[in-house]
RNA sequence: UAAGCAGGAUGGAUGAUCGCGGCUGCAAGUGUCGUAAGACCGCAGGUGAGGAAAGUCCGGGCUUCAUAGGGCAGGAUGCCGGCUAACGGCCGGUGGAGGUGACUCCCAGGAAAGUGCAACAGAAAAUUAACCGCCGGGAAACCGGUAAGGGUGGAAAGGCAGUGUAAGAGACUACCGCUGUUCUGGUAACAGAGCAGGCUCUGCAAACCCCAUUCGAAGCAAGACCAGACAGAAGCAAUGAUGUGGCCCGCUAGCUUCAGGUAGGUCGCUUGAGGCGGCUGGUAACAGUCGUCCUAGAUAGAUGAUCAUUCACGACAGAACCCGGCUUAUAGUCCUGCUUACCUU
Numbered sequence: 001u002a003a004g005c006a007g008g009a010u011g012g013a014u015g016a017u018c019g020c021g022g023c024u025g026c027a028a029g030u031g032u033c034g035u036a037a038g039a040c041c042g043c044a045g046g047u048g049a050g051g052a053a054a055g056u057c058c059g060g061g062c063u064u065c066a067u068a069g070g071g072c073a074g075g076a077u078g079c080c081g082g083c084u085a086a087c088g089g090c091c092g093g094u095g096g097a098g099g100u101g102a103c104u105c106c107c108a109g110g111a112a113a114g115u116g117c118a119a120c121a122g123a124a125a126a127u128u129a130a131c132c133g134c135c136g137g138g139a140a141a142c143c144g145g146u147a148a149g150g151g152u153g154g155a156a157a158g159g160c161a162g163u164g165u166a167a168g169a170g171a172c173u174a175c176c177g178c179u180g181u182u183c184u185g186g187u188a189a190c191a192g193a194g195c196a197g198g199c200u201c202u203g204c205a206a207a208c209c210c211c212a213u214u215c216g217a218a219g220c221a222a223g224a225c226c227a228g229a230c231a232g233a234a235g236c237a238a239u240g241a242u243g244u245g246g247c248c249c250g251c252u253a254g255c256u257u258c259a260g261g262u263a264g265g266u267c268g269c270u271u272g273a274g275g276c277g278g279c280u281g282g283u284a285a286c287a288g289u290c291g292u293c294c295u296a297g298a299u300a301g302a303u304g305a306u307c308a309u310u311c312a313c314g315a316c317a318g319a320a321c322c323c324g325g326c327u328u329a330u331a332g333u334c335c336u337g338c339u340u341a342c343c344u345u
Stems, first nucleotide, its partner, number of pairs: 001341010012310007020048002023045004029041001031040003050316001054327002057325005062219004069249004074215005079093005094108001095106004109210002114208002116204003131150002133146005158176002161173003177199001178197008223267004232258005243251002274293008311314001
């Protein structure tokens, strides 16, 4: 210098004016609206979307229902260790695959518990195979032996070399692989070495299934409180209604329909497993500790418009209970570490 790999940051800027939603301070009256609960008003200051606010795919907090309890059914996860409030997330390893490399990718338990499937082709797709070929017999038809060779297939009965044989064959031998076992290293997954067994027993569990772990349900229109209005009638229910998860148990004392009436307000609501910085422990995820900061909270739903200056002329996109992740979308700009090749010294 070129090509790449991994990770991170940013997501137009500055100012003025006019608006809109919260907040704080001052001020405020026989004030306004309303039956009431309650809300509102003037001035000043300050503040007001995101890295994904999105998809709503996982997990947790919170709320109600038993303080969420037992069983069946069902779902999810699936190499090992760790982190976490928790996870299907993250970190570090193991094994496998790809790349010269930095590095990247993998729904990675069990097929000797059982059942099932393996289209077409092929002789045969698994308790089991002879189509061609080879060898022996026979005049031939054909019979017997043979899994070395050919052919089919995604997959064909360990691979390869030799011995052996009529031809062959783990039938036997060496090496490799496999299985079992012992030792060593490692917390473990696993790795390495030795010994033994000729090794019949294919693949699919993103088929049922088995094993292990785990999961109660519904969701902020959850739910709690206040105010106001109205008219009652019928039915069901301690022989268990109703609700609680699909069912059973258990728990639970009110429930349903019709008629009539009201459909207002306050809280939940943003200080939180919180952000930033330092130090300590740890390879890391993360944890501890100290300091510091407060950063939207609406309910028909604010976050906008205009102007000026300027640049690289601005992508994807708009909060609605909160948080941790995952996934998807994203113009441009900047930074850090590393790899390979070439050049120069």